Source information: Bacterial RNase P class A from a Myxococcales bacterium, 409 nucleotides, folded computationally. Rfam family: Bacterial RNase P class A. The family's RNA type in Rfam is ribozyme. It was read from a public genome assembly, where an Rfam model found it. The coordinates come from a structure-prediction model, not an experiment, and the mean pLDDT is 76.
[in-house]
RNA sequence: ACGGUCGGCUAGGUGGCCGCUGGAGCUGGUUCGCUAGGUUCUCCAGAGGAAAGUCCGGGCUUCACAGGGCAAAGUGCCGGCUAAUGGCCGGCGGGGGCAACCCCCGGGAACAGUGCCACAGAAAACAGUCUGCGCACCCGCUGAGCUUCGGCUCGGCCGCGGCGCGAUGGUGAAAACGUGCGGUAAGAGCGCACGGACUGCGCCGGCAACGUCGCUUUCGGCAAACCCCACUUGAAGCAAGGUCAAAUAGCAGGCGCCGCUGCCGCAAGGUGGCCGGAGGGCGGCCCGUUCGAGCCCGCUGGUAGACCGCUAGAGCUGCGCAGCAAUGCGCCGCGCAGAUGAAUGGUCACUCCCCACUUGGCGGCGACGCUGGGAGGGUACAGAACCCGGCUUAUGGCCGACCGUUACU
Numbered sequence: 001a002c003g004g005u006c007g008g009c010u011a012g013g014u015g016g017c018c019g020c021u022g023g024a025g026c027u028g029g030u031u032c033g034c035u036a037g038g039u040u041c042u043c044c045a046g047a048g049g050a051a052a053g054u055c056c057g058g059g060c061u062u063c064a065c066a067g068g069g070c071a072a073a074g075u076g077c078c079g080g081c082u083a084a085u086g087g088c089c090g091g092c093g094g095g096g097g098c099a100a101c102c103c104c105c106g107g108g109a110a111c112a113g114u115g116c117c118a119c120a121g122a123a124a125a126c127a128g129u130c131u132g133c134g135c136a137c138c139c140g141c142u143g144a145g146c147u148u149c150g151g152c153u154c155g156g157c158c159g160c161g162g163c164g165c166g167a168u169g170g171u172g173a174a175a176a177c178g179u180g181c182g183g184u185a186a187g188a189g190c191g192c193a194c195g196g197a198c199u200g201c202g203c204c205g206g207c208a209a210c211g212u213c214g215c216u217u218u219c220g221g222c223a224a225a226c227c228c229c230a231c232u233u234g235a236a237g238c239a240a241g242g243u244c245a246a247a248u249a250g251c252a253g254g255c256g257c258c259g260c261u262g263c264c265g266c267a268a269g270g271u272g273g274c275c276g277g278a279g280g281g282c283g284g285c286c287c288g289u290u291c292g293a294g295c296c297c298g299c300u301g302g303u304a305g306a307c308c309g310c311u312a313g314a315g316c317u318g319c320g321c322a323g324c325a326a327u328g329c330g331c332c333g334c335g336c337a338g339a340u341g342a343a344u345g346g347u348c349a350c351u352c353c354c355c356a357c358u359u360g361g362c363g364g365c366g367a368c369g370c371u372g373g374g375a376g377g378g379u380a381c382a383g384a385a386c387c388c389g390g391c392u393u394a395u396g397g398c399c400g401a402c403c404g405u406u407a408c409u
Stems, first nucleotide, its partner, number of pairs: 001405010012351007020046006026037004048381001052392002055390005060237004072233005077091005092106002094103003107228002113226002115222003129166001130169001132165004138161001139159001140157007177195006196219002200215003204211002241308004250299002253296003259274006279291004315334002318331005353378003357374007
């Protein structure tokens, strides 16, 4: 210099003006404990590392709940951490990478059972026979000998029969564990030696997973197919849940009207006049005027609405101690958003960073490099909604450590 692995930090800054949300000052009431309001003014605070996806785990809330079983879902090497986890840390075994390092690799001798193994290939699992090998056995053909003429004995040929075989060739991700020797008619874990995977037992080491060694069973893969084994899981979620409580409806109580009379009509009823009438409208009140059959009070219930839940929490900063670490303990300090058609914004100026353009100076043969000025553009992903711990995904920039290759010293 180039390529790579791992980890950490950050999320532009300052000021002016105009807004938005919350709180305090403030104002009203008060039994002095509090409570109500939000017009003006002042002050203070006001998104994230992921606020996102809502995938796990908890807190909190309501409902349910003797005990046991089935089903369903989830988890799955060992030890530790934690409120808890499927998360994190440290190990073990396996796999990938030259290495730093990484892996959404991890229960079951796939010897309980069911099932699957694309394409190719003869065959993909109680093996099989395309190319092949062989003739021990059966059959066939055939030679010789014997014969009671039915066959028998000893040979030969492996022969489009039959039988035995799974070594060779080729296919495939994978061909019944690999190599060698023995063995056989030919062969094969059929036997033996070495090796691989793996089970059980034993010695030693380790808390354990597991590792070294010895003996020993077994030998295709797949459980992220069903399944089996062990363990875990009650359900729903802040629109949880609670408090206050209009309107309407219901119940109870109180007050008031439904009166007198003319005409029409058999009647029900219709249509006029007069008096009374709680309560309502106009209005500050009285008078007045007008409408007038309902009005007032209480209770139940909890809709609209308002409030609580609601931000002091497994909280944050710094330091120390214990631990390899995750993490725990202790001390000092801090007060850090709470909206609900949903605030946290807009604009201007200066400036930091990046990009390409232009121009001056210096260096260089040159490509170009260093430095200064000018005008311009860009500055990611993305917006809290009850609160935390994780995981995953999106994304701009900066820094550090380590590994590999090459060159130089």